Record summary: The RNA shown here (transfer RNA) has 74 nucleotides and comes from a Candidatus Micrarchaeota archaeon. Its mean pLDDT, the model's own confidence on a scale to 100, is 84. Rfam family: tRNA. Rfam's curators write: Transfer RNA (tRNA) molecules are approximately 80 nucleotides in length. The family's RNA type in Rfam is transfer RNA.
[in-house]
RNA sequence: GGGCCCGUAGCUCAGCUAGGUAGAGCGCUCGACUGAUAAUCGAGAGGUCGUGGGUUCAAAUCCCACCGGGCCCA
Numbered sequence: 001g002g003g004c005c006c007g008u009a010g011c012u013c014a015g016c017u018a019g020g021u022a023g024a025g026c027g028c029u030c031g032a033c034u035g036a037u038a039a040u041c042g043a044g045a046g047g048u049c050g051u052g053g054g055u056u057c058a059a060a061u062c063c064c065a066c067c068g069g070g071c072c073c074a
Base pairs, nucleotide, nucleotide: 001073002072003071004070005069006068007067010026011025012024013023020057028044029043030042031041032040050066051065052064053063054062
């Protein structure tokens, strides 16, 4: 230098292939239960979807460039 994959909640990841309300588990906070704790159950908070631009009525999703990580080729 070239090719491919990955980047979404504090963590691990779905969702992208077919554009239309941003989700799950764990964790955190509050509550129920208990003599108390754990477990269990219920509720809640928490996201500029890596960055910028483009297409579109509408972009996590499509297109382009860039940044970061991994693998391969040279």